Background
Predicted 3D model of a 72-nucleotide RNA (transfer RNA) from a Tepidisphaeraceae bacterium. It matches the Rfam family "tRNA". Rfam links the family to the GO term triplet codon-amino acid adaptor activity. The family's RNA type in Rfam is transfer RNA. From the family's description: Transfer RNA (tRNA) molecules are approximately 80 nucleotides in length. The coordinates come from a structure-prediction model, not an experiment, and the mean pLDDT is 81.
RNA sequence: GACCACGUGGUCGAAUGGCAAAGGCGCGGGUCUGCAAAGCCCGUUAUGCGGGUUCGAUUCCCGCCGUGGUCU
Numbered sequence: 001g002a003c004c005a006c007g008u009g010g011u012c013g014a015a016u017g018g019c020a021a022a023g024g025c026g027c028g029g030g031u032c033u034g035c036a037a038a039g040c041c042c043g044u045u046a047u048g049c050g051g052g053u054u055c056g057a058u059u060c061c062c063g064c065c066g067u068g069g070u071c072u
Base pairs, nucleotide, nucleotide: 001071002070003069004068005067006066007065010025011024012023018055026044027043028042029041030040031039048064049063050062051061052060
């Protein structure tokens, strides 16, 4: 330098045009217990940035930034 893939919360990770953007872990509160752990219940500021298409974008298109990979 060229090409490909990816970027969602504190973290991992689903959702591929419309439903309240799943779920696990973590964290906070409650319950329980003699105390604690486990279990159960509740909560927890998320779609990298800018533009476009569309009635509607996490999803499609363009550019940029970042990460990973392949090639030279």